[in-house]
RNA sequence: CAAAAGGAAAACUAGGGUUCCGGCUUCCUCUUUCUGUCAGGGAGUGUCUGGUCCAAGAGUUUUCGGCCUCGCAUAACGGGGCUCCACGGAGGGAUAAAAACCCGGGAGAU
Repeated sequence: CAAAAGGAAAACUAGGGUUCCGGCUUCCUCUUUCUGUCAGGGAGUGUCUGGUCCAAGAGUUUUCGGCCUCGCAUAACGGGGCUCCACGGAGGGAUAAAAACCCGGGAGAU
C1' cells in the first nucleotide's frame, strides 16, 4: 500500500428492558361491630420466572433472489450444484426503556 464470495424478506432464539397486562408491596374508597375476604382506585417495584414489546453482519430456520451446469440451440420451464469467511471497542442515537437493536462487516486489530 492492497485485500467483497458480503442481496432481500419472514418466523424464531440467545439477549434486552418496563409503555401496556399480570405478579408483589403499600395507601385510599366501599363493605363490616372488629379482623379478614370480595370490588374499585392511587403510588411504588424489573434486585418480578412471566404475557405484550425490542432483538442479532459476525445466532437458527424458511422463502425469494443471484451464479454455474445439464436437458441440441434462443426464450420459457425443469433437474443438479454453489451462495464461503467473519477478532472487534469506547462513544453516541432511537423508542416507554434497554440491548448482541442502529451508527457498524465502522474505528481499530489481524
The RNA shown here (Guanidine-I riboswitch aptamer) has 110 nucleotides and comes from uncultured Nitrospira sp. The model forms 100% of the base pairs in the Rfam consensus. Its Rfam family is "Guanidine-I riboswitch aptamer". The literature on the family includes a 2021 paper in RNA by Trachman RJ 3rd and Ferre-D'Amare, "An uncommon [K(+)(Mg(2+))2] metal ion triad imparts stability and selectivity to the Guanidine-I riboswitch". The coordinates come from a structure-prediction model, not an experiment, and the mean pLDDT is 79.